[in-house]
RNA sequence: GGGGCGUUGGCGCAGUUGGUAGCGCAUCUGCUUUGCAAGCAGAGGGUCAGGGGUUCGAGUCCCCUACGCUCCA
Numbered sequence: 001g002g003g004g005c006g007u008u009g010g011c012g013c014a015g016u017u018g019g020u021a022g023c024g025c026a027u028c029u030g031c032u033u034u035g036c037a038a039g040c041a042g043a044g045g046g047u048c049a050g051g052g053g054u055u056c057g058a059g060u061c062c063c064c065u066a067c068g069c070u071c072c073a
Stems, first nucleotide, its partner, number of pairs: 001072007010025004019056001027043005049065005
């Protein structure tokens, strides 16, 4: 230098044919307990790596950039 894959709450990951972004763990509150843990119920937390484009509408499609992994030279 070139090819491929990946980047989505604090962490680990889903997200179908483009149609208002979800799950588990964690956190917070309540119940329960002498207390802790466990359990049960509920809540908060994301503008989807950054920018641009297409579209009525983009996490999803296209382009550029950044970072990580990997292969080739």

A computed fold for a 73-nucleotide RNA from Aestuariimicrobium ganziense, annotated as transfer RNA. Its Rfam family is "tRNA". The family's RNA type in Rfam is transfer RNA. Rfam describes the family as follows. Transfer RNA (tRNA) molecules are approximately 80 nucleotides in length. Model confidence (mean pLDDT): 82 of 100. It was read from a public genome assembly.